[in-house]
RNA sequence: UCUUAUCAAGAGUGAUGGAGGGAAUAGGCCCUGAGAAGUCCAGCAACCUAUAUUAGAUAGGUGCUAAAUCCUACUUAUGUUUUCAUAAGAAAGAUAAGA
Numbered sequence: 001u002c003u004u005a006u007c008a009a010g011a012g013u014g015a016u017g018g019a020g021g022g023a024a025u026a027g028g029c030c031c032u033g034a035g036a037a038g039u040c041c042a043g044c045a046a047c048c049u050a051u052a053u054u055a056g057a058u059a060g061g062u063g064c065u066a067a068a069u070c071c072u073a074c075u076u077a078u079g080u081u082u083u084c085a086u087a088a089g090a091a092a093g094a095u096a097a098g099a
Stems, first nucleotide, its partner, number of pairs: 001099007012041001014040003020031003025073004042065003047061004069092001074089006
């Protein structure tokens, strides 16, 4: 980079740390000294492997633990006809497995 599947469920009043964070761009809306990111521990889940033997979470490889992938951006349809609202899809992204 490509293919396939999933993305409205679930999971922290812990320790450390000390100012940012919510992928990127833009707009919005939020979280945060009543403690952000990161690290450790804990937990959730069940994509892959083993075990097992068909339904669970025993071991391993990942992943995840505010808000729908936090929302919008492009196209189409409907309503309204300035703006906008709703629905479907696309694009972008995340994770897993494979090439």